[in-house]
Context: one part of a larger RNA
RNA sequence: CGUAGGAAACUUGAGGGGGGUCACACCUAGUACGAGAGGACCGGUGUGAGGGUACCGCUAGUGAAUCAGCUGUUCCGCCAGGAGCAGGAGCUGAGUAGCUAUGUACCUGACCGAUAACCGCUGAAAGCAUCUAAGCGGGAAACGGGCCCCGAGAUGAGGUUUCCCACUCUUCGGAGGUAAGGGCAGUUCGAGACUAGGACGUAGAUAGGCCGGAGGUGUAAGUACAGUGAUGUAUUGAGCCGACCGGUACUAAUAGCCCGAGGC
Numbered sequence: 001c002g003u004a005g006g007a008a009a010c011u012u013g014a015g016g017g018g019g020g021u022c023a024c025a026c027c028u029a030g031u032a033c034g035a036g037a038g039g040a041c042c043g044g045u046g047u048g049a050g051g052g053u054a055c056c057g058c059u060a061g062u063g064a065a066u067c068a069g070c071u072g073u074u075c076c077g078c079c080a081g082g083a084g085c086a087g088g089a090g091c092u093g094a095g096u097a098g099c100u101a102u103g104u105a106c107c108u109g110a111c112c113g114a115u116a117a118c119c120g121c122u123g124a125a126a127g128c129a130u131c132u133a134a135g136c137g138g139g140a141a142a143c144g145g146g147c148c149c150c151g152a153g154a155u156g157a158g159g160u161u162u163c164c165c166a167c168u169c170u171u172c173g174g175a176g177g178u179a180a181g182g183g184c185a186g187u188u189c190g191a192g193a194c195u196a197g198g199a200c201g202u203a204g205a206u207a208g209g210c211c212g213g214a215g216g217u218g219u220a221a222g223u224a225c226a227g228u229g230a231u232g233u234a235u236u237g238a239g240c241c242g243a244c245c246g247g248u249a250c251u252a253a254u255a256g257c258c259c260g261a262g263g264c
Stems, first nucleotide, its partner, number of pairs: 001153001005164007015150004021049007033038001050108006059101004066094005071086006111145003118138004165263001167176003181259004186200004206252003209248005215241003222235005
């Protein structure tokens, strides 16, 4: 821009894409077959490999500053307690959320249709024979459905429901202010390169803060006591704490602006 008024929500499915893999064991059955050795078709069941999708309750990683420990040095007047630097985390031990796989769940399927090679029925041309000439069956991981995703620019532009209405000016080309609705600006997100999409915007829990909880670290500082002291014990599962869960209007979503029908 189009989809012959303007919108919102939900859809139909033309068409397109994805997927389709394999192994082993057991039963049938030590049966059919075979002198024996050996050893099935058909049919059924189970366990896996590989691949795919989703997720983070479990297991396991990461987790750049969440907690603790450690060394050297400089500084905070000194002690104590801390901060900086030692990589672009100084080193070490752990680790929430998130993101992950090595973890978990599910799928990788029957079935249907039309067929290939091939196997047939009936059957003439050609008194026979013949699956074929008319006609009718069977038959594959291939083909079309079935499963998952996209999808009305499918210009053949579809459908359903709901909302807004028939304004003002006009040189009749159009212009203007609006409706339903939408957007900008705003707080943001398990959404995201940017866009887009979702939530919220005071009639409010959208983000931050605060409060409580979970969870992490692992018993802070100070003080008291014990010990000559290093240190230990008590206060104390303490103190501190990013993302998680819930609550709470304390802070910020203010004020506002723009677009948007009048119907061939």
Large-subunit ribosomal RNA, domain VI from Marinitoga okinawensis, 264 nucleotides, folded computationally. The RNAcentral record of the full RNA draws on ENA. Rfam family: Bacterial large subunit ribosomal RNA. Model confidence (mean pLDDT): 88 of 100. Lineage of the source: Bacteria > Thermotogati > Thermotogota > Petrotogales > Marinitoga.